[in-house]
Molecule: transfer RNA
Organism: Globomyces sp. JEL0801
RNA sequence: AGAGGUAUAGUUAAAUGGUAUAAUAAUGGUCUCCAAAACCAUUGGCCUAGGUUCGAUUCCUAGUACCUCUA
Numbered sequence: 001a002g003a004g005g006u007a008u009a010g011u012u013a014a015a016u017g018g019u020a021u022a023a024u025a026a027u028g029g030u031c032u033c034c035a036a037a038a039c040c041a042u043u044g045g046c047c048u049a050g051g052u053u054c055g056a057u058u059c060c061u062a063g064u065a066c067c068u069c070u071a
Stems, first nucleotide, its partner, number of pairs: 001070007010024004018054001026042005047063005
């Protein structure tokens, strides 16, 4: 310099253009002599900026960060 991939909850990962989901963590509760485990409930998120669309995590463009490959 060129090419490709990834970016979603504190963390690890889903989601065919139509209500953003699970596990785990955190918080509260039940249980227990106390704690752990178990069970119930709650909280919290689409990398950034535009475009297309009735509607975008999803499609398009540009940018940012990280990873890989080629020279």